[in-house]
Context: one part of a larger RNA
């Protein structure tokens, strides 16, 4: 290389935009590149393979034939692909008019809890736990009341919901940005799908510089436990946790399931629409669940949201272990990322 997988045995890239490329809708007409179909020219000899023959025979040799899939030129054919030219509306895109939502960004306001600080009452214990002790309190603590402050989070609604391309997103409200999606079918007319390399974004935790610093809480301290306890449990408690600017770029980034587009039974609920009859719903769009029939599938189990039929594309796999390590290159302030061996073993 062929061939075969990729939900869970190895194996979908975290995710999007997108450059090449690589696939690409209906009609008509030339055109003849690719593709057929015919003849010419070449395809060295030996070798190979088949008739025949020469050494007694075979190995070896000789003559003939066939082959030599290949290239080159011409003469046609045009369904299909390609090309050019003219057109079409179903893919896609605009657009009108409506919905929708925790989708972003960035201000403003608010209540509860929480913990502080003042004061006012008030007296011996609080807090903690399987039990306890450290802590805290008569220099008046806890537990109550009233005013203050101050950071972070938004109970209930809240749902198997709802949006976002993934990460993700949740008080209430203003402002800017962007998306679905329904319904009309106005306007472009193939403008499309994929997407190596590249850009962009990416929880948490980490890192830089200045803010903030309520709580929670790695370190670390002390009190328990136990044989020991560098845990668990309790009292504390620093970085963080939170803002604003710049990094890093990894995750069980998971639906372990790449995108699009098409076909293939039903049954039921919910989301946002539209809506026939005529007043709560036939029926259809577009999403999000649940069962389940064919079919798949080693099975569990998938099953119109496919893991069933099918087709374009890209991405990955090829025994365990060594190893996502070493080396080199790149990226990073470090932390480390990314690329990714081999000997050797079993």
């Nucleotide at each position: 290389u062929u061939g075969g997988g990729u939900u869970u045995a190895a194996a979908g890239g975290g995710u999007g935009c997108g450059u090449a490329g690589g696939u690409g809708g209906c009609u008509u007409a030339a055109u003849a590149a690719g593709u057929c179909a015919g003849g010419g020219g070449u395809g060295a000899a030996a070798g190979a393979c088949a008739u025949c023959g020469g050494c007694u025979c075979a190995a070896c040799c000789g003559a003939u034939g066939c082959a030599g899939u290949g290239c080159c030129u011409u003469u046609g054919a045009u369904a299909c692909u390609g090309u050019u030219a003219a057109g079409c509306u179903u893919g896609a895109a605009u657009u009108a008019u409506g919905u929708u939502g925790a989708a972003g960004a960035u201000g403003g306001c608010g209540g509860a809890a929480u913990g502080a600080g003042a004061c006012a009452a008030g007296u011996a214990g609080c807090g903690g736990u399987g039990a306890a002790a450290u802590g805290c309190a008569u220099a008046g603590a806890u537990a109550u009341g009233u005013c203050u402050c101050a950071g972070a989070a938004c109970a209930c609604c809240g749902a198997u919901u709802g949006c976002g391309a993934a990460g993700g997103c949740a008080g209430c409200u203003g402002u800017c940005u962007a998306a679905a999606c329904a319904u009309g079918g106005a306007u472009u007319g193939a403008c499309a799908c994929u997407g190596a390399u590249g850009c962009a974004c990416g929880a948490a935790a980490g890192c830089g510089u200045g803010g903030g610093g309520a709580u929670c809480a790695a370190a670390c301290a002390g009190g328990a436990u136990u044989a020991g306890a560098u845990a668990c449990c309790c009292u504390g408690g620093u970085a963080g946790u939170c803002c604003a600017c710049g990094c890093c770029c990894u995750a069980a980034a998971c639906g372990a399931u790449g995108a699009u587009a098409a076909c293939u039974c039903g049954a039921u609920g919910u989301u946002a629409g539209c809506g026939a009859u005529a007043u709560a719903c036939a029926g259809u769009u577009a999403g999000c669940g649940u069962c389940u029939u064919a079919g798949c599938g080693a099975a569990a189990g998938c099953g119109u949201u496919a893991a069933g039929u099918u087709a374009u594309c890209c991405a990955c796999c090829u025994g365990g272990g060594g190893a996502g390590u070493a080396c080199g290159c790149c990226c990073g302030c470090a932390a480390g990322g990314g690329u990714g061996a081999a000997a050797c073993u079993c």

This is a predicted structure of a 346-nucleotide part of an RNA (small-subunit ribosomal RNA, central domain) from Sphingobacterium chungjuense.